Notes
Predicted 3D model of a 350-nucleotide part of an RNA (small-subunit ribosomal RNA, central domain) from an uncultured bacterium. Its Rfam family is "Bacterial small subunit ribosomal RNA". The coordinates come from a structure-prediction model, not an experiment, and the mean pLDDT is 89. The RNAcentral record of the full RNA draws on ENA.
Context: one part of a larger RNA
RNA sequence: CUGGGCGUAAAGGGCGCGUAGGCGGCGCCGUAAGUCAGUCGUGAAAGUCCUGUGCUUAACAUGGGAAGUGCGGUUGAAACUGCGGUGCUUGAGUGCGGGAGAGGAAAGCGGAAUUCCCAGUGUAGCGGUGAAAUGCGUAGAUAUUGGGAGGAACACCAGUGGCGAAGGCGGCUUUCUGGACCGUAACUGACGCUGAGGCGCGAAAGCGUGGGGAGCAAACAGGAUUAGAUACCCUGGUAGUCCACGCCGUAAACGAUGGAUACAAGGUGUAGGAGGUAUCGACCCCUUCUGUGCCGGAGCUAACGCAGUAAGUAUCCCGCCUGGGGAGUACGGCCGCAAGGUUGAAACUC
Numbered sequence: 001c002u003g004g005g006c007g008u009a010a011a012g013g014g015c016g017c018g019u020a021g022g023c024g025g026c027g028c029c030g031u032a033a034g035u036c037a038g039u040c041g042u043g044a045a046a047g048u049c050c051u052g053u054g055c056u057u058a059a060c061a062u063g064g065g066a067a068g069u070g071c072g073g074u075u076g077a078a079a080c081u082g083c084g085g086u087g088c089u090u091g092a093g094u095g096c097g098g099g100a101g102a103g104g105a106a107a108g109c110g111g112a113a114u115u116c117c118c119a120g121u122g123u124a125g126c127g128g129u130g131a132a133a134u135g136c137g138u139a140g141a142u143a144u145u146g147g148g149a150g151g152a153a154c155a156c157c158a159g160u161g162g163c164g165a166a167g168g169c170g171g172c173u174u175u176c177u178g179g180a181c182c183g184u185a186a187c188u189g190a191c192g193c194u195g196a197g198g199c200g201c202g203a204a205a206g207c208g209u210g211g212g213g214a215g216c217a218a219a220c221a222g223g224a225u226u227a228g229a230u231a232c233c234c235u236g237g238u239a240g241u242c243c244a245c246g247c248c249g250u251a252a253a254c255g256a257u258g259g260a261u262a263c264a265a266g267g268u269g270u271a272g273g274a275g276g277u278a279u280c281g282a283c284c285c286c287u288u289c290u291g292u293g294c295c296g297g298a299g300c301u302a303a304c305g306c307a308g309u310a311a312g313u314a315u316c317c318c319g320c321c322u323g324g325g326g327a328g329u330a331c332g333g334c335c336g337c338a339a340g341g342u343u344g345a346a347a348c349u350c
Base pairs, nucleotide, nucleotide: 003322004321005320006319007304008303012318014201015200016199017198021194022193023192025088026087027086028085029084030083031082033081034080035077036076037075038074039073040072041071042070048066049065050064051063052062053061054060091191092188093187094186095184096183097182098181103177104176105175106174107173108172109171110154115149116148117147118146119145120144121143125136126135162169163168206247207246208245209244210243211242215241216240220236221235222234223233258317259316260315261314262313263312266295267294268293269292270291271290272289273288274287275286276285299306300305323350324349325348332343333342334341335340
């Protein structure tokens, strides 16, 4: 390089936006770069192949021919690709009319519960465990009633329900704001798909500065357990968890399944919409679009299984894999305050 692959064997980038590039709908006209055909030139000799000849044969030598898949010129063809022009509406987008949603940001508000403080009632225990002990309590705890403070999270609704590109999003109200879906068919007229680099977003933990701190809780201390117990259990408890701003850029970032388009039996549930039948009306029923589940056929698969949300049948573009260990290590580069991240070998060994 070719090939074969990427749900679980090695392999889909964490996710998006998008540059270059690659690829690209229907019709007509032109062109002739790609493409195809004819012809001319060139493609040295030797070598190779075919066929002769000469050494007794062969090797070897030598005559002739072929090939030399290429390049250039020229004459044509015009289906396909490209290019130029012109048109179209089904791809894509816009408008208009609708309804759904924990989509995002900010501000404010609410109730339950835990903890703490004050006061009342009340008295000897409470707490905790397998059993205990550490711990708390006669300086009045636990329990109970009233009042107050503060932080964090939002029971029920709640649903293989919804929304978001992913990470993720759940009390209520207001303001600002993104996207999708359904219907319509007024407008643009291929404006599309993918996307190396690049840019942005990105759970938790961690880091910087300042705040906050109720509960929980790495580290740590004590009590148990045990042969030991740097654990599991118990009593405490600091970072942290929360807020603002700035970093970090990772994950079993998972559907372990990249994105787009088209095609190819069905059945059943659920969420949002539209149409129809029926009806006084709401239901019910039927059709259809979008999402989300289950079952299942063909087909696929090593099997498990997947199966209109494909892992089926095809096309386009990107990423990635190529035996195990060494190793996601070393070195170097880039990034970071650091922790570290990213790119990423070899010797050696089986």